[in-house]
Record summary
The prediction has a mean pLDDT of 81. Small-subunit ribosomal RNA, 5' domain from Erythroxylum tenue, 479 nucleotides, folded computationally. The RNAcentral record of the full RNA draws on SILVA.
Context: one part of a larger RNA
RNA sequence: GGAUGAACGCUAGCAGCAUGCUUAACACAUGCAAGUCAGACAGGAAAUGGUGUUUCCAGCGGCAGACGAGUGAGUAACGCGUAAGAACCUGCCCUUGGGAGGGGAACAAUAGCUGGAAACAGUUGCUAAUAUCCCGUAGGCUGAGGAGCCAAAGGAGGAAUCCACUCGAGGAGGGGCUCAUAUUUGAUUAGCUAGUUGGUGAGGCAAUAGCUUACCAAGGCGAUGAUCAGUAGCUAGUCUGAGAGGAUGAUCAGCCACACUGGGACUGAGAUAUGACCCAGACUCCUACUGGAGGCAGCAGUGGGGAAUUUUUCGCAAUGGGUGAAAGCCUGACAGAGCAAUGCCGCGUGGGGGUAGAAGGCGUACGAGUUGUGAACUUUUUUUUUUCUGGAGAAGAAGUAAUAAUGGUAUAUGGGGAAUAAGCAUCGGCUAAUUCUAUGCCAACAACCGCGAUAAUACAGAGGAUGCAAGCGUUAUCU
Numbered sequence: 001g002g003a004u005g006a007a008c009g010c011u012a013g014c015a016g017c018a019u020g021c022u023u024a025a026c027a028c029a030u031g032c033a034a035g036u037c038a039g040a041c042a043g044g045a046a047a048u049g050g051u052g053u054u055u056c057c058a059g060c061g062g063c064a065g066a067c068g069a070g071u072g073a074g075u076a077a078c079g080c081g082u083a084a085g086a087a088c089c090u091g092c093c094c095u096u097g098g099g100a101g102g103g104g105a106a107c108a109a110u111a112g113c114u115g116g117a118a119a120c121a122g123u124u125g126c127u128a129a130u131a132u133c134c135c136g137u138a139g140g141c142u143g144a145g146g147a148g149c150c151a152a153a154g155g156a157g158g159a160a161u162c163c164a165c166u167c168g169a170g171g172a173g174g175g176g177c178u179c180a181u182a183u184u185u186g187a188u189u190a191g192c193u194a195g196u197u198g199g200u201g202a203g204g205c206a207a208u209a210g211c212u213u214a215c216c217a218a219g220g221c222g223a224u225g226a227u228c229a230g231u232a233g234c235u236a237g238u239c240u241g242a243g244a245g246g247a248u249g250a251u252c253a254g255c256c257a258c259a260c261u262g263g264g265a266c267u268g269a270g271a272u273a274u275g276a277c278c279c280a281g282a283c284u285c286c287u288a289c290u291g292g293a294g295g296c297a298g299c300a301g302u303g304g305g306g307a308a309u310u311u312u313u314c315g316c317a318a319u320g321g322g323u324g325a326a327a328g329c330c331u332g333a334c335a336g337a338g339c340a341a342u343g344c345c346g347c348g349u350g351g352g353g354g355u356a357g358a359a360g361g362c363g364u365a366c367g368a369g370u371u372g373u374g375a376a377c378u379u380u381u382u383u384u385u386u387u388c389u390g391g392a393g394a395a396g397a398a399g400u401a402a403u404a405a406u407g408g409u410a411u412a413u414g415g416g417g418a419a420u421a422a423g424c425a426u427c428g429g430c431u432a433a434u435u436c437u438a439u440g441c442c443a444a445c446a447a448c449c450g451c452g453a454u455a456a457u458a459c460a461g462a463g464g465a466u467g468c469a470a471g472c473g474u475u476a477u478c479u
Stems, first nucleotide, its partner, number of pairs: 001479004006475005013347002016344003019340002021305001026303003030300003035063003041059001043057006070258003079183001081181002084178002088175003093171007101135004111124005140149003154163003184230003191221003196218008233255003237248004260281005283294004311337001313336001315334001319333001320331004350380004360371003388415003392411001396406001423468005428449002434463004445450001
């Protein structure tokens, strides 16, 4: 010199675009952040005088809550990056070939009874289905063979047909696994390891495998640093540098891990599941003291910690996600607005003329000099910004129409008026820029050298000057 998710001091006109708890993975009041389907189903309620129709719904059932959003505690590891591989799985989606025959038994809700403070629970009886079971069928699977095993469901419509269902084959996208190589510091850590290393049998998994187990062998790793200890999410990138490198991993994108702490399985195509379940623990809350409820490292917000980091805002109009045949519904994802000079970038605070070189200040050798064309004054432009005011007014919307949170915003335009807008640091050398007054090794300054002892260009104030400028300087860190 450059840089920053910065902070602090002084100062501050505007617009655009970004960014905003780096500390306590500390504790959390309140609201919202994951639902949807009545075109699967029995039933209930409301509207209508009735039929019919429409709307809403606790429950059974389906799909989705494994995505999206957050955080970086743990992890030195096949966790991540690069390059390969074989023994695998895959809901929804795409392509393609078959099928969907017959029968049965229940369980919720509702109704009755009972227990409990509550959370909730028990019991009797009824009932439907795309819930569930059996038989039959099978182009699939297993098996050396005889042989054995496994399916299905309907809904809407007047119909055509559409949407679902089941068994195969292929694909796309996604995921699991293996291997080579690379990945921080310490030897004041030198030996480590018994499921340990390999084999056989058995089990297990979607799949390979000491993954598990019985037996057998005694192996396996290590100065090319094992083991142990410290630190740390990794990468594309970012900052710097001519480069080689060094540092770093905020935002954005990919992967991993975690969800109060520890452990566990269930469901499912997929989880050992942040707003699901069970157990234990700490903490908070309710209680009739018997027993219950909770988890912001989602978005806002609160306390605390800290030098330090925002609103308990608006909308589903767009993009995307879930569900549905669709209309639609949900979506703190997202799109926007608000706050903060936190950063980058742009614009402005006027332009021309103007010497009696005015007054005032400073300074003086008392003549001058300087502030200084600076001001005043005059002229001019609305070309900029803000303010006041008038009417006009978007794009982003695709898809004939309708649909805009942003927003009566941006923008263009009419009228008025130079009107509303400059600071900060420095001036001994490094380093651009100096004089006076006061102080007198005092008070102070200072990155380094150093300065201050009565004429201090180095402290403090003033005049002047220099640098940058809506910022300037200091501190911290990297280069």